Notes:
This is a predicted structure of a 79-nucleotide RNA (c-di-GMP-I riboswitch aptamer) from a Woeseiaceae bacterium. It was read from a public genome assembly, where an Rfam model found it. The organism belongs to Woeseiaceae, within Bacteria. The coordinates come from a structure-prediction model, not an experiment, and the mean pLDDT is 87.

C1' cells in the first nucleotide's frame, strides 16, 4: 500500500411522500421527510430507461449518477 467490509467507531447522504419555485417535458433547485445507501460522492464514456421535435420508423436534441458497466477521489480497520 491494495483487497475486503464488522451487532465497531466517528460521521456522511437522502427514497417515497408534502411544500414552494424553474422547464413544453423528462426533470433540476430549496424546505419538510427517511425507503435505504461502504461511496446513494463526482464524471453522461457504453448499454438501458424517460421526455420534445412526431402519429410510426430513422435521426437530431435533452434527462436519470440512488438501473447495470465503466473512470476518477475517499473515512474507519475487525475477520
Nucleotide at each position: 500500500c491494495c483487497a475486503c467490509g464488522a451487532c465497531a467507531a466517528a460521521g456522511g447522504c437522502a427514497a417515497a411522500c408534502c411544500c414552494g419555485u424553474u422547464g413544453c417535458g423528462a426533470g433540476g433547485c430549496g424546505g419538510g421527510g427517511a425507503c435505504g445507501c461502504a461511496a446513494a460522492a463526482c464524471c453522461a464514456c457504453c448499454g438501458g430507461c424517460c421526455c420534445u421535435g412526431u402519429g410510426c420508423g430513422a435521426c437530431a436534441g435533452g434527462g436519470c449518477a440512488g438501473c447495470g458497466g465503466g473512470g476518477c477521489u475517499u473515512c474507519c480497520g475487525a475477520a